[in-house]
Source information
Predicted 3D model of a 114-nucleotide RNA (SAM riboswitch aptamer (S box leader)) from Flavipsychrobacter sp. The prediction has a mean pLDDT of 83. The sequence was found by an Rfam model in a public genome assembly. It matches the Rfam family "SAM riboswitch aptamer (S box leader)". Gene Ontology term of the family: regulation of gene expression. NCBI's taxonomy places the organism under Bacteria, Chitinophagia, Chitinophagales, Chitinophagaceae, Flavipsychrobacter.
RNA sequence: CACUUAUCAAGAAAGGCAGAGGGUCAUGGCCCUGUGAAGCCUUAGCAACCUCUUCCCCAGGCAUGGGGAAAGCUGGUGCUAAUUCCAUCUCCGCAAUGCGGAGGUAGAUAAGUC
Repeated sequence: CACUUAUCAAGAAAGGCAGAGGGUCAUGGCCCUGUGAAGCCUUAGCAACCUCUUCCCCAGGCAUGGGGAAAGCUGGUGCUAAUUCCAUCUCCGCAAUGCGGAGGUAGAUAAGUC
């Protein structure tokens, strides 16, 4: 990189360096930004994907393995403007060049496989 599964309307900040972009394909919007963007560093926080912890169930002689629940103690990632900022494709409805709903595609994150 690819594949599989799950989640994505919630949540969470400051300081230093830096000096013009950014909002994670593309396009059209809209928004953030010298009252300091991106990036780097430090500290803090959020979450509950994996792990650690406790309890329950099943298998087992034991070691241990599998499943479920709770907690937020540990560690691993990730994240800390706006619904994944909105839309693009399909279907349905309506008061119909729009609005609403459902789904899909794509994307992000985690775990696993390769």